The part of an RNA shown here (large-subunit ribosomal RNA, domain IV) has 356 nucleotides and comes from Candidatus Nomurabacteria bacterium GW2011_GWF1_31_48. The full RNA is in RNAcentral, with records from ENA and SILVA. The coordinates come from a structure-prediction model, not an experiment, and the mean pLDDT is 82. Taxonomically the source falls in Candidatus Nomuraibacteriota (Bacteria, Bacteria candidate phyla). It matches the Rfam family "Bacterial large subunit ribosomal RNA". Rfam links the family to the GO terms structural constituent of ribosome and ribosome.
Context: one part of a larger RNA
RNA sequence: GUGGUCCCCAAGGAACUCGGCAAAAAAGCAGCCGUAACUUCGGGAUAAGGCUUGCCCCCACCACUUUGGAUAUUUCUAAGUGGUGGGGGCCGCAGCGAAAGUUUCUCUGGCAACUGUUUACCAAAAACACAGCUCCCUGCGAACUCGUAAGAGGAUGUAUAGGGGGUGACACCUGACCAAUGCCAGAAGGUCAAAUAUCGGCGGUGUAUGUCGCAAGAUGUAUGCAGACUGAUAUAAGCCCUGGUGAAUGUCGGCCGUAACUAUAACGGUCCUAAGGUAGCGAAAUACCUUGUCGGGUAAGUUCCGACGCGCACGAAUGGUGUAAUGACUGGAGAACUGUCUCGGGGACCAGCUCG
Numbered sequence: 001g002u003g004g005u006c007c008c009c010a011a012g013g014a015a016c017u018c019g020g021c022a023a024a025a026a027a028g029c030a031g032c033c034g035u036a037a038c039u040u041c042g043g044g045a046u047a048a049g050g051c052u053u054g055c056c057c058c059c060a061c062c063a064c065u066u067u068g069g070a071u072a073u074u075u076c077u078a079a080g081u082g083g084u085g086g087g088g089g090c091c092g093c094a095g096c097g098a099a100a101g102u103u104u105c106u107c108u109g110g111c112a113a114c115u116g117u118u119u120a121c122c123a124a125a126a127a128c129a130c131a132g133c134u135c136c137c138u139g140c141g142a143a144c145u146c147g148u149a150a151g152a153g154g155a156u157g158u159a160u161a162g163g164g165g166g167u168g169a170c171a172c173c174u175g176a177c178c179a180a181u182g183c184c185a186g187a188a189g190g191u192c193a194a195a196u197a198u199c200g201g202c203g204g205u206g207u208a209u210g211u212c213g214c215a216a217g218a219u220g221u222a223u224g225c226a227g228a229c230u231g232a233u234a235u236a237a238g239c240c241c242u243g244g245u246g247a248a249u250g251u252c253g254g255c256c257g258u259a260a261c262u263a264u265a266a267c268g269g270u271c272c273u274a275a276g277g278u279a280g281c282g283a284a285a286u287a288c289c290u291u292g293u294c295g296g297g298u299a300a301g302u303u304c305c306g307a308c309g310c311g312c313a314c315g316a317a318u319g320g321u322g323u324a325a326u327g328a329c330u331g332g333a334g335a336a337c338u339g340u341c342u343c344g345g346g347g348a349c350c351a352g353c354u355c356g
Stems, first nucleotide, its partner, number of pairs: 002351008011342002015340001020337001030052004038043001040169001054090011066079005091095001104335007111327002116128002132167007144153003170322004175252003180249002182245005189240003196234006204225009253271005280314001281311001292308005
């Protein structure tokens, strides 16, 4: 000189670092005092922040039990036990004196209401779930699920029940569009399958009877038989069609001009569309340009907080906006504290290397 587990450190005190990670510190669910904003009035809250705590003696009061004495059988007195309050004294650096156990705190955003659940073995979360809300299906041999079926679950339940989808406490709300897709309802017309029936076509064949031919056979007429192939007509749902439906899948414009300075445009014109984004929020977990601009905080702030709105590309149950409480979540600031650092140093033990 290396690695590990611990201990200590002048002055400073986060200058370290992605980030106070790690460490340190404070406090210690004992008693007394005191406690803000906000709030769903329950909380927040052990908020925060203070003071006290040992031992000895004395006094006062309260309760109880037993004992002794005196008594009007309910009081007094003496002793004892436990507790509370007051006064005085003693010692130490230190009195929950050790050990064990045991909140660091404050201010301000984001997200998720909460307790809970999860990637056994790199992710515990803002993800999942949740109570609540809403839509759809289901009348009971229910819908739905498993099974070829029998059957079983649903359920020894019966619409205040059961199944499925979405959203996710609570408060205030949840806008426009049914053109496309889906679903529901409808039946006038169009289109349309396989069977089946009827009428044909094409061949097959029986009987009777002609013509030609020496014969084999060829070709007619009448009347039957039934199969294959094939054409037409008749025929369902579906689709086309007509309506409805958004807490169904989804979608929610462009150009030009205009007001007594300028700027801007309440206003007007025009094109397109199914309809052109309403309330609310907004440089956001969403903003490219962008470290937008202004204000706050700092000596100095691409982060943070409050505004503005020209939203590349927020927006209303794929929920919008708020929100007390909660969170091993995440961003910013501060107090305290420290070897995280300036910047290192020293010590104990274990291991490794070297030497013996």